The part of an RNA shown here (small-subunit ribosomal RNA, central domain) has 349 nucleotides and comes from uncultured Aeromonas sp. Its mean pLDDT, the model's own confidence on a scale to 100, is 89. Lineage of the source: Bacteria > Pseudomonadati > Pseudomonadota > Aeromonadales > Aeromonas. It matches the Rfam family "Bacterial small subunit ribosomal RNA".
Context: one part of a larger RNA
RNA sequence: CUGGGCGUAAAGCGUGCGCAGGCGGUUCGGAAAGAAAGGUGUGAAAUCCCAGGGCUUAACCUUGGAACUGCACUUUUAACUACCGGGCUAGAGUACGUCAGAGGGGGGUAGAAUUCCACGUGUAGCAGUGAAAUGCGUAGAGAUGUGGAGGAAUACCGAUGGCGAAGGCAGCCCCCUGGGAUGAUACUGACGCUCAUGCACGAAAGCGUGGGGAGCAAACAGGAUUAGAUACCCUGGUAGUCCACGCCGUAAACGAUGUCGAUUUGGAGGCUGUGUCCUUGAGACGUGGCUUCCGGAGCUAACGCGUUAAAUCGACCGCCUGGGGAGUACGGCCGCAAGGUUAAAACUC
Numbered sequence: 001c002u003g004g005g006c007g008u009a010a011a012g013c014g015u016g017c018g019c020a021g022g023c024g025g026u027u028c029g030g031a032a033a034g035a036a037a038g039g040u041g042u043g044a045a046a047u048c049c050c051a052g053g054g055c056u057u058a059a060c061c062u063u064g065g066a067a068c069u070g071c072a073c074u075u076u077u078a079a080c081u082a083c084c085g086g087g088c089u090a091g092a093g094u095a096c097g098u099c100a101g102a103g104g105g106g107g108g109u110a111g112a113a114u115u116c117c118a119c120g121u122g123u124a125g126c127a128g129u130g131a132a133a134u135g136c137g138u139a140g141a142g143a144u145g146u147g148g149a150g151g152a153a154u155a156c157c158g159a160u161g162g163c164g165a166a167g168g169c170a171g172c173c174c175c176c177u178g179g180g181a182u183g184a185u186a187c188u189g190a191c192g193c194u195c196a197u198g199c200a201c202g203a204a205a206g207c208g209u210g211g212g213g214a215g216c217a218a219a220c221a222g223g224a225u226u227a228g229a230u231a232c233c234c235u236g237g238u239a240g241u242c243c244a245c246g247c248c249g250u251a252a253a254c255g256a257u258g259u260c261g262a263u264u265u266g267g268a269g270g271c272u273g274u275g276u277c278c279u280u281g282a283g284a285c286g287u288g289g290c291u292u293c294c295g296g297a298g299c300u301a302a303c304g305c306g307u308u309a310a311a312u313c314g315a316c317c318g319c320c321u322g323g324g325g326a327g328u329a330c331g332g333c334c335g336c337a338a339g340g341u342u343a344a345a346a347c348u349c
Stems, first nucleotide, its partner, number of pairs: 003321004007303002012317001014201004021194003025088006033081002035077008049065006091191001092188004096183004103177007110154001115149007125136002162169002206247006215241002220236004258316006266294012278281001298305002322349003331342004
């Protein structure tokens, strides 16, 4: 390379947008680039192949033929692909009505709880554990009452419930704003799918500057446990956790399952639209979107998947190719740094 693969064996980029590229609905006409058929020229000789001939044979040499699957020109064909032109509406989108939603950003506000402060009541304990001790407390703690401060998070509702591309999103109210579904018409007329490079977003931790700091809590200190205990348990406690702005760009970023489209038996739920019917009900019968469970064919090494496929096809991208060395070294790029990304080899089994 031809292949074979990627849920769990190696392998789906964390996610999206998207230029180039690849691929692309339906119909009519045109031209004829690809494609196909015929013809002409050329395709040196040798070699290869076939049939003969010559060295005693063979290798070898030699005669003839075939072949040289190619290229150029030319004539023809027009189904297919590409191209040009004209249509169409089933893909895609727009307008209009309706609907659900922790989708995003900003501002405001509420109650419970923890902590702290002040004062009142009140007295000897409190706290903590397997048991203790460190710790707090007669300078009045803990408990209880009143008032206040401050930060962070929103019990119940709450749910294999919803929304979002993913990360993720939850008290309530207001403002700004993205996406989705559905209904019935009208409109545009292939405007589409995928996407190397690129761009954007991207939990937590971490970093920079400035704020904030209630609770929790790496580090750290002390007390225990233990042979030891740089831990698990306890008492404290700083970064951090929170906010603004700017970086970082990684996760078991998981459905360990790329995106889009088509096709293929079923059952039971959940959420959310919508139509018809009457006997107006917690109704019946349909019709969409999302989602959970169970299972058929089929698939799978098995486990399992099973119309939300891991079934059956198609388009495009990414990735894998024995284990270790190693996601390391070197170099490049990015970063303030931490580090990230791209990514080997020797050697070894």